This is a predicted complex of two RNAs, RNase P RNA and transfer RNA, with 437 nucleotides together.
Rfam match: Bacterial RNase P class A. Rfam classes the family as a ribozyme.
The coordinates come from a structure-prediction model, not an experiment, and the mean pLDDT is 77.
């Protein structure tokens, strides 16, 4: 100088005016006024995972039903984080990994291929040994083989000697792979050495098999005060006619409201007080918390541990804005609704650390 | 706050691991003296979008856009 990789911080700034909404202290019966100080975010979003926190259920346990998935360790807890091991990428700085189990068992693998998992053999190579036949060169036949060829993503370990009719782990060396031991690690896992010629291809984000985790429902949760109207409960009071078992009991008719175009039929049925439960409504839950900042300590870290300090939104048709002036880089994505930790998604740009690669000059 | 379901071609749609059926429209061509009917052929670069897992994905899994629907109070 070019390009990269990794963390971190930030998101228009002053000023002036007018406004909205908590709080606290003052005036004031009240309305409401004054003064102070507060007043979105890294994602407040997606609601995708975990807790707190309320209500419900709950001896215990099993099964179902869903997550999780390499190992250690943070942590209230995760499916997140950190270290860390394997495997990929990448010249590096570094990224990225749903990374148990396929020899439990079942399913699946279309075409093409001889054959897609009890296996088998198209085009081939082979003719040692057995039989026939010969014009003695062979040739059928009965076998052998899986080294080459062709198919497919995938073909039953790979190279290479050797060996053999021809071939083949038949034999060996070396890689791979499984089994033991041993070292080193807390472990996953590395190494080293013995050993067995090596058995069964992929697929679990098919089922499903181990392990481990999970009780359920939401702040419209959940507590309290509590209107009118209806409607439950209860006194008290009015009610035509009949019945007797004399009770506001049994029948029955009438009225009047609905429904319907009428009739019938169906349905319901005064007045007053008083009691509870519920709905509008209103209060609370409501923000001082696994907090924030600073330091000093453990730790490789995520973290935790002690001190000092600070209080920093709390609305409920729901505030957090509007204008005007200067200034610049001319300003993305976007708005809290119980509440923390995360994780994914969206973001125009600046600051600032640190590390890698190539190029030039010294 | 909690749940379910959908996106496949202009339109309506099948298809739930094996490489995207039909119907309408639409565009060629054929019958007719021309027109409709009929008949034949032709239409999917991405199955919303991106990203894994498989030899193979529209389909299985994650995560994103879009749209629809129910459910909490009822005296």
């Nucleotide at each position: 100088a070019g390009g990269g990789c990794c963390g971190g911080c930030u998101c228009g700034g002053c000023a002036a005016u007018c406004g909205c909404u908590g709080u606290a202290c003052c005036c004031g019966c009240a309305a409401g006024g004054g003064u102070a100080g507060g007043g979105a975010g890294g994602a407040a979003a997606g609601u995708c995972c975990g807790g707190g926190c309320u209500c419900c259920a709950u001896a215990g346990g099993a099964c179902a039903a869903g997550g999780u998935g390499c190992c250690a360790g943070g942590u209230a807890a995760c499916g997140c984080c950190u270290g860390g091991g394997g495997g990929g990428c990448g010249c590096a700085a570094g990224c990225c990994u749903a990374c148990g189990g396929a020899a439990a068992g079942u399913g699946c693998c279309g075409c093409a291929g001889a054959a897609a998992a009890u296996a088998u053999a198209c085009c081939g190579c082979c003719u040692a040994a057995g039989u026939g036949c010969u014009u003695c060169g062979g040739c059928a036949c009965c076998g052998g083989u899986a080294a080459g060829g062709g198919u497919g993503a995938a073909a039953u370990g790979g190279u290479g000697c050797g060996g053999u009719a021809a071939g083949a782990g038949c034999g060996c060396a070396c890689c791979g792979c499984g089994c033991c031991a041993c070292u080193g690690g807390u472990a996953a896992c590395a190494g080293u050495g013995g050993u067995g010629g090596c058995a069964g291809g992929g697929u679990a984000a098919a089922c499903c098999c181990c392990a481990c985790c999970u009780g359920g429902a939401g702040c419209a949760a959940g507590a309290c005060c509590a209107a009118a109207u209806a409607g439950g409960g209860g006194g008290g009071c009015a009610g035509g006619c009949g019945g007797c078992u004399g009770g506001u009991c049994c029948g029955c008719g009438a009225c009047g409201u609905g429904u319907g175009g009428u009739c019938c039929g169906c349905a319901c049925g005064g007045c007053u007080c008083c009691c509870g439960g519920g709905u509008a409504g209103g209060u609370u839950g409501c923000u001082u918390g696994a907090g924030g900042u600073g330091c000093a300590c453990g730790g490789u870290g995520a973290c935790g541990u002690g001190c000092a300090u600070c209080c920093c939104a709390g609305a409920u048709g729901a505030a957090u804005g509007a204008u005007u002036g200067c200034c610049c880089a001319c300003g993305a994505c976007a708005g809290a609704a119980c509440c923390c930790g995360g994780c994914u998604u969206a973001u125009c740009g600046g600051c600032c650390g640190g590390c890698c690669c190539u190029c030039c000059c010294a | 706050u909690g749940g379910g379901c959908c996106g496949u071609c202009g339109c309506c749609a099948a298809g739930u691991g094996g490489u995207a059926a039909g119907g309408c429209a639409c565009g060629g061509g054929g019958u007719u003296u021309u027109g409709a009917u009929c008949c034949c052929c032709g239409c999917a670069u991405u199955c919303g979008g991106a990203g894994g897992u498989u030899c193979g994905a529209a389909u299985c899994c994650u995560c994103c856009c879009g749209g629809c629907c129910c459910a909490g109070c009822c005296a």